Large-subunit ribosomal RNA, domain IV from a Pseudomonadota bacterium, 346 nucleotides, folded computationally. Model confidence (mean pLDDT): 89 of 100. It matches the Rfam family "Bacterial large subunit ribosomal RNA". Rfam links the family to the GO terms structural constituent of ribosome and ribosome.
Context: one part of a larger RNA
RNA sequence: CUCCGUCAAGGAACUCGGCAACAUGACCCCGUACCUUCGGAAGAAGGGGGGCCCCGGUAGGGUGAACUCCGAGGCGUGAGGGAGCCCGAGGGGGCCGCAGGGAAUGGGCCCAGCCGACUGUUUACCAAAAACACAGGUCUCUGCUCAAGCCGUAAGGCGACGUAUAGGGGCUGACGCCUGCCCGGUGCCGGAAGGUUAAGGGGAGAGGUGAUGAGCCUCAAACCGAAGCCCCGGUGAACGGCGGCCGUAACUAUAACGGUCCUAAGGUAGCGAAAUUCCUUGUCGGGUAAGUUCCGACCCGCACGAAUGGCGUCACGAGCUGGGCGCUGUCUCGACGGAGAGGCCG
Numbered sequence: 001c002u003c004c005g006u007c008a009a010g011g012a013a014c015u016c017g018g019c020a021a022c023a024u025g026a027c028c029c030c031g032u033a034c035c036u037u038c039g040g041a042a043g044a045a046g047g048g049g050g051g052c053c054c055c056g057g058u059a060g061g062g063u064g065a066a067c068u069c070c071g072a073g074g075c076g077u078g079a080g081g082g083a084g085c086c087c088g089a090g091g092g093g094g095c096c097g098c099a100g101g102g103a104a105u106g107g108g109c110c111c112a113g114c115c116g117a118c119u120g121u122u123u124a125c126c127a128a129a130a131a132c133a134c135a136g137g138u139c140u141c142u143g144c145u146c147a148a149g150c151c152g153u154a155a156g157g158c159g160a161c162g163u164a165u166a167g168g169g170g171c172u173g174a175c176g177c178c179u180g181c182c183c184g185g186u187g188c189c190g191g192a193a194g195g196u197u198a199a200g201g202g203g204a205g206a207g208g209u210g211a212u213g214a215g216c217c218u219c220a221a222a223c224c225g226a227a228g229c230c231c232c233g234g235u236g237a238a239c240g241g242c243g244g245c246c247g248u249a250a251c252u253a254u255a256a257c258g259g260u261c262c263u264a265a266g267g268u269a270g271c272g273a274a275a276u277u278c279c280u281u282g283u284c285g286g287g288u289a290a291g292u293u294c295c296g297a298c299c300c301g302c303a304c305g306a307a308u309g310g311c312g313u314c315a316c317g318a319g320c321u322g323g324g325c326g327c328u329g330u331c332u333c334g335a336c337g338g339a340g341a342g343g344c345c346g
Stems, first nucleotide, its partner, number of pairs: 001340007009332002013330001018327001027049004035040001037174001051095005060087004067080003070076001096100001108325007115317002120132002136172007149158003175312004180242003185239002187235005194230003200224002205219005243261005270304001271301001282298005
């Protein structure tokens, strides 16, 4: 050094943090709060019990033979009957030890908050989580002789021997209450007009050759030409966005109110120093003797906000955070004992 055992008094003073260890522990009985989706929460919490001998294998329970009755003296599902076997309290009396679940196995508990509803899944070898998934919600595509979508050069296959209560894709993520305003930009959807527009059609006209002809060849204006784009509408659980300045009330302060500028529209409900708050250890309250953390408030939200969902929420969690009880070598502060490894000497 590694592993293990024990410890006076104190009992988290240790530390980023009770990390580690201690403690709790199975069974039976009593008894259990808030909250709740009425299932739970619950093993809540908190208490009590236990060995052996005798009354006595007692009370009681299970099984149920012989035999009897009925049926016809036989056959049966019936009724009675109780042998044998099995399980087995509670109570009373007594005995021993420090100790009776005498060894071993064997939950620590409570309060509050955050996140995620939950059981699940994951970085094979540093992360198990508030990440992924999930039932549920919603949008969208798909009407079937080859659906949409996907794999394949193709044949072909999956979808599906399915058919919109079906299948594919996106977002959200149980449940409860809800999910505001903006369609100017971008996307998507719709639009028999108009604008633009490729090949092509069309050929005014021009050129070459020839001879200034014919023929042949080349170029070519107008005009007619799809989708797309422009244009006109719609659409947010589509990508996204959701203001500034100045003034005003009979103390002060503040501004329900007014003015003005800009915008497509200026953030509704709810929440808020938050897993988001820079200033900031904000301020007030609680808890502590003392609290940059924590809980409850306030709102000046640097820079919350409604399916990139908002706010709640029972249960659940090897999640994260704060507090408490119990208990301890974590510590004050170390000591002793055991086993082993390594090292040194030989």